[in-house]
Context: one part of a larger RNA
RNA sequence: UUGGGUUUAAAGGGUGCGUAGGCGGUCUUUUAAGUCAGAGGUGAAAUCCUGCAGCUUAACUGUAGAAUUGCCUUUGAAACUGGAAGACUUGAGUAUUGUUGAGGUAGGCGGAAUUUAUGAUGUAGCGGUGAAAUGCAUAGAUAUCAUAAAGAACACCAAUUGCGAAGGCAGCUUGUUGGACCAUAACUGACGCUAAUGUACGAAAGCGUGGGGAGCGAACAGGAUUAGAUACCCUGGUAGUCCACGCCGUAAACGAUGCUCACUCGUUGUUAGCGAUAUACUGUUAGCGACCAAGCGAAAGCGAUAAGUGAGCCACCUGGGGAGUACGAUCGCAAGGUUGAAACUC
Numbered sequence: 001u002u003g004g005g006u007u008u009a010a011a012g013g014g015u016g017c018g019u020a021g022g023c024g025g026u027c028u029u030u031u032a033a034g035u036c037a038g039a040g041g042u043g044a045a046a047u048c049c050u051g052c053a054g055c056u057u058a059a060c061u062g063u064a065g066a067a068u069u070g071c072c073u074u075u076g077a078a079a080c081u082g083g084a085a086g087a088c089u090u091g092a093g094u095a096u097u098g099u100u101g102a103g104g105u106a107g108g109c110g111g112a113a114u115u116u117a118u119g120a121u122g123u124a125g126c127g128g129u130g131a132a133a134u135g136c137a138u139a140g141a142u143a144u145c146a147u148a149a150a151g152a153a154c155a156c157c158a159a160u161u162g163c164g165a166a167g168g169c170a171g172c173u174u175g176u177u178g179g180a181c182c183a184u185a186a187c188u189g190a191c192g193c194u195a196a197u198g199u200a201c202g203a204a205a206g207c208g209u210g211g212g213g214a215g216c217g218a219a220c221a222g223g224a225u226u227a228g229a230u231a232c233c234c235u236g237g238u239a240g241u242c243c244a245c246g247c248c249g250u251a252a253a254c255g256a257u258g259c260u261c262a263c264u265c266g267u268u269g270u271u272a273g274c275g276a277u278a279u280a281c282u283g284u285u286a287g288c289g290a291c292c293a294a295g296c297g298a299a300a301g302c303g304a305u306a307a308g309u310g311a312g313c314c315a316c317c318u319g320g321g322g323a324g325u326a327c328g329a330u331c332g333c334a335a336g337g338u339u340g341a342a343a344c345u346c
Base pairs, nucleotide, nucleotide: 004317005316006315007300008299012314014201015200016199017198021194022193023192025088026087027086028085029084030083031082033081034080035077036076037075038074039073040072041071042070049065050064051063052062053061054060091191092188093187094186095184096183098181099180100179103177104176105175106174107173108172109171110154114150115149116148117147118146119145120144121143125136126135162169163168206247207246208245209244210243211242215241216240220236221235222234223233258313259312260311261310262309263308266291267290268289269288270287271286272285273284274283295302296301319346320345321344328339329338330337331336
């Protein structure tokens, strides 16, 4: 490079937006860059191939042809791709009327529980485990009641439910704000798809500064268990978990399945609309699920939410280990991230 692949064997970027590039709906006219046809020039010789000939043959040599698939010039063609001009509405977007939801963000409020403090009642245990012990408790614990404070999380509703590009989002309420969908077919008239580089977002843990700290709880301490026990179990407990601002930029960031478009036998549940109606249901649009036909697949399985049949673009893979390491570069306060080999070995 060709070919083949990427759910699970190696392989889909964590996710969006978007630049270059690649690709791009219907009709008419035109152009002739790509494309196609003819002609001319050139494409050294040798080599290669074919015919004939010469050394007794062959190697070898001579000669003629073909080939040299290319480039340039010129004359034409106009279906397709491209350029120019004009038109269209089905792609895309806008408008109007509705609907929808744990979508985001800022504030306010609420109850249950927990812990602590104070007061009261009350007396000898409580707690914990497989069994115990450390621990707490006559300086009055545990338990019960009252009052107060604090922080964090929101039981039931709750569901293969819903929303979001992904990460993710759940008490109630107010402000503000993004999206999606149905219907109308009014407007624009290809404005589209994908997307290297780039840029924004991105769980948890971690980092910086300042707050906060109830519960839980790495580290740590003690008690057990054990041959040992740097663990599992128990009693404590610091960072952290929470808030504000700023970093980090990674995850089994998973549907282990990139995005967009078109087409393809049936059954069924559900969410949000719309239409007609006998208010049972049925039809249709957009999602979320379950089963299955053809087809696909190594099988498991997938099966209109494809892993089926096709089109466009991007990303990635090429035996195991060495190794996501070394070196270099770059980003970061650091931790580290990104890019990313080779020797050697099987």